[in-house]
This is a predicted structure of a 147-nucleotide RNA (FMN riboswitch aptamer (RFN element)) from Arthrobacter sp. Its mean pLDDT, the model's own confidence on a scale to 100, is 78. Taxonomically the source falls in Arthrobacter (Bacteria, Actinomycetota, Actinomycetes, Micrococcales). It matches the Rfam family "FMN riboswitch aptamer (RFN element)". Rfam links the family to the GO term FMN binding.

RNA sequence: AAACGUGCUCCGGGGUCGGUGUAAUUCCGAACCGGCGGUUAUAGUCCGCGACCCGCACGUCCGGCUGGGAUCCCUCAGCAGGACGGACGGUUGAACCGGUGAAAUUCCGGUACCGACAGUUAAAGUCUGGAUGGGAGAAGCACGUAC
Numbered sequence: 001a002a003a004c005g006u007g008c009u010c011c012g013g014g015g016u017c018g019g020u021g022u023a024a025u026u027c028c029g030a031a032c033c034g035g036c037g038g039u040u041a042u043a044g045u046c047c048g049c050g051a052c053c054c055g056c057a058c059g060u061c062c063g064g065c066u067g068g069g070a071u072c073c074c075u076c077a078g079c080a081g082g083a084c085g086g087a088c089g090g091u092u093g094a095a096c097c098g099g100u101g102a103a104a105u106u107c108c109g110g111u112a113c114c115g116a117c118a119g120u121u122a123a124a125g126u127c128u129g130g131a132u133g134g135g136a137g138a139a140g141c142a143c144g145u146a147c
Base pairs, nucleotide, nucleotide: 003145004144005143006142007141008140009139010137016030017029018028019027031126032125033115034114035049036048037047038046044113045112053090054089055088056086058085059084060083061082062081064079065078066077067076068075069074095111096110097109098108099107117129118128119127
């Protein structure tokens, strides 16, 4: 230095002006933003991962019902159910053209496109909320193990 394990910590950006209107940071015109790993070369749009949501025959926990043993406690089997967990499963959006080059859907030029759920005096990537949550991660620190 690298490997594995444990613990702790860290870990997402962006709505401003104008228009319409009773009402919109939600519509219209212009504006702004881009988590983590990978990659012959730097990625919102390639290959994967994470967050929301759903499921589960897996795990943990909880009480209930039925039957057996015991009969004060308790215990075994079965059935249906609830909560939580899980890099378990599912679901979840979007890019082309030209140039340079050994190599780029990643760089340069041009023109496009995408963005969970709930809420709202009117439809939200940007406001409010779940969230003082969760979280990918060769991001940091400490300790340990073997080489």